[in-house]
Molecule: RNase P RNA; transfer RNA
Organism: Longimicrobiales bacterium
Order: sequence, then C1' cells, then structure tokens
RNA sequence: AGCGUGCGAGUAGGGAUCGCCGGCGAGUCCGUUAUGAUCCGCCGGAGGAAAGUCCGAGCUCCGCAGGGCAGAGUGCCGGGUAACGCCCGGGCGUCGUGAGACGACGGAAAGUGCAACAGAGAGCAGACCGCCGAUGGCCCCACGCGGGCACAGGCAAGGGUGAAAGGGUGCGGUAAGAGCGCACCGGGCCGCUGGAGACAGAGGUCGCACGGCAAACCCCACUCGGAGCAAGGCCAAAUAGGGGACGAGGCGCUGCCCGCGCCGCCGGAGUCCCGGGUAGGCUGCUAGAGGCCGGCAGCAAUGUCGGUCCCAGAGAAAUGAUCCCUCCCUGCCUCGGCAGGUGACAGAACUCGGCUUAUUCCGCACGCUCGCU
RNA sequence: GGGGCCAUGGUGAAGAGGGAUCACGUCGGCUUUGCAAGCCGAAAUCCCGGGUUCGACUCCCGGUGGCUCCA
Repeated sequence: AGCGUGCGAGUAGGGAUCGCCGGCGAGUCCGUUAUGAUCCGCCGGAGGAAAGUCCGAGCUCCGCAGGGCAGAGUGCCGGGUAACGCCCGGGCGUCGUGAGACGACGGAAAGUGCAACAGAGAGCAGACCGCCGAUGGCCCCACGCGGGCACAGGCAAGGGUGAAAGGGUGCGGUAAGAGCGCACCGGGCCGCUGGAGACAGAGGUCGCACGGCAAACCCCACUCGGAGCAAGGCCAAAUAGGGGACGAGGCGCUGCCCGCGCCGCCGGAGUCCCGGGUAGGCUGCUAGAGGCCGGCAGCAAUGUCGGUCCCAGAGAAAUGAUCCCUCCCUGCCUCGGCAGGUGACAGAACUCGGCUUAUUCCGCACGCUCGCU
Repeated sequence: GGGGCCAUGGUGAAGAGGGAUCACGUCGGCUUUGCAAGCCGAAAUCCCGGGUUCGACUCCCGGUGGCUCCA
C1' cells in the first nucleotide's frame, strides 16, 4: 500500500425550553355509587433491522386431529437447540499467491424421459475432410525384395461440428492406427488400515465397462393435522316480527375416497338479494427459551451455576419541535471566518429463535500478500 | 396486523425448457381522384437481480409493484 475475517456503534456529541403517550402519587371543581374535568410532581417511552412474513416455536381455538391415496418440505458427516430449512465443528469439491471464500453436496449400474440448431455420427454412435492400402484386385515395367491406381477394404491419430463425440500424457508398436502393449495420472471392483462418521491412506486386481441433466418425472431416507391475537375468553347491547328467489344437503381437516361428529330433510338447515338493528367495555398484553457481569464444562455453537436489573404496551396509534455550542460535509474566501445542510436505512401493535433484504460515518482486534528498511 | 393471487408490444390474452404468438390499436408503404376496406412491413429488457441447465418467458431463490379476502 492492497486485502481477508470477526466484533462494536448508529436522530454525530453536549445543554436549555416547550410539548406528546403510559404508569404511580397528591391537590382543586362538579358530584357522591362509579365517574368526569383541570392541574402539579416522580418514573418509563422504537430498531439493528421494529421490514419481508421466508423458516421454526411458544400461546389460543378447532372433536387432542382416525385410515388410504395425493401433496409439501428437507437432503455429505457429527454436534448444539424448545425447534428449525438456523448455528458450530469436520469431510469433499471449486475459486484465490495467500489470509480465506463459496457450495440445493443423497441416488443417473430401478425405470421413464430430454439434448433445438449444427454435425458423418448424440447414446450399447459414427466416417465428411483425412491417413493407410501391409493383404487381395487392376495397370506399368529395364523383372528389382520395383513403381503406380485408390477398386475391395482397413483406421480413428489429426482436421471439422457441437454445450457435450465412449479416459489423459508419453514411449513402443503398425501399412496406417488403436489400451494393441508398457510407464505415470485418472477410474471401477475387492478386502486391509486409520477415523464415532462423512471420508482418507496404502495394497491387490480389471485395459476401462458405468457420458450429462433429478432447481425433468421419479427412487430412497426423514419430517409435516388446520387456522391464526382481526386466535380466544368475559360483560353489556342487538338478534324486533320483515319481504323475495333458490333449496336437500350443509359444516367440521386445505384436494380425492372411506370413517367419525354436529345441524337439517318441505312446519325446511343453508345460500343469494332487499330492508332493519348492534358494532361499546374488560381481558389476552407483556417477567421473558429475558438483559448485563462473573465462574466452570466444551475447539466451538452452546450448556450450567452465582450475582444483579425490570427495560414501550397504544388501540388508528405517543416517542416530537425550537434555540445555543462543538463536530462532519458543501460553497465563498482576506486562511480565519461567513452562509447553507441537519447528514444512512427506517420506525413497535401477542411474544420469542433464526434467515433474507435495506443502510451511514466510522472505530477496534486478529490475520494475509506485496514493496522498502 | 394476518392470509391468498397476479405481472408477456399501447390494450386484452396465448405460450410453460429449444423459432416470443394472436386479436384490436399505432406508425410506414402499396392500392384509390380521396377516404374506408384489403395487402405488406415495423415496434417487447417476457416486472427486476442472481442461480440450475449446453440453453430459462417457462424451473429455483431473493426483491419490486399491483389486486383481493379476513373484525
């Protein structure tokens, strides 16, 4: 100098005045059964993402949720956790000089399917250009163990097509070639060793069979009942008696079948339209898988023990405004002032654990590479 | 606050792994004395970004915008 990883902070900091929401306490007025109005004091008052609602739970209700099919999700191994698609550690692969980063990372020798165009050939493949033509054939001959043709045929090295052409490099070999042979690398199979396992290592064996796609169907393993605080509970009020049309089924677990339960089957559940009424209060509600500090166990995620703290709870929604100083940025400029900007994303609505997305000026710690000394 | 669905020329739709298609409209040309009709042609970031795949409008993940239901 350029990077990597982890952590921290976040209306830039301080002060003053006025105001808003919630709670507690006191006073005054009305009034006395409650309440209401007004005013004072004290305490508390947005976030790291409160966001998206993408996962997982708590809590609540639905009959504690029965069987089959279908459906959805997850997918290397081990651990953590209330649980997870999250986190930690490890393995393997890819990228990077490196610190490190990233990975939907089970199965393609169960089956079905897909591969347009191009190309000779695209899945138990194929010969366009090309190479050869040893052997057989034809021709020439000065008959030499000669030469030519490219006809039969051989080959897949090289060229070409394509995203992909049935191991790679080298040597030998051959008419030319080819795992045809050999060495090394890669791969399959077999047992052995190490490891808890993913996997790794060394050995033997096989000339190589088994190409790609499963974020195509599918197979395998595991998981999944539905709804959501507008859940739900309590009190009060209303449901008055209406009119018309359809109507044998409707609802409970979302799709289908079975099973079960409740309501109903013409005095008719339910659906739609018109008309009328109610739509107010209390609760759920914030003390929690909670925050901070320290010890111990563990590589870590995390667990456990002790101490300490109480930290928004509204009900269409409060958390704001003004002024001063400092700081930062922009412009002018006599280099010290003046003027302006308030300077990121955003904002609680039952609550937690994660993930993802948005975003500012930075600060701290550890590590890597290069250059100079 | 919570649940569901959608996005393809100007408008309305189809297409669901290999040429972006149809109808109406717009613009240009041909035809006509002129207009209409007719014929020919043009115009698309398939909402945006990333991934899987040889290849994505289509499959997967994230975002943006819109519609709708629930007291």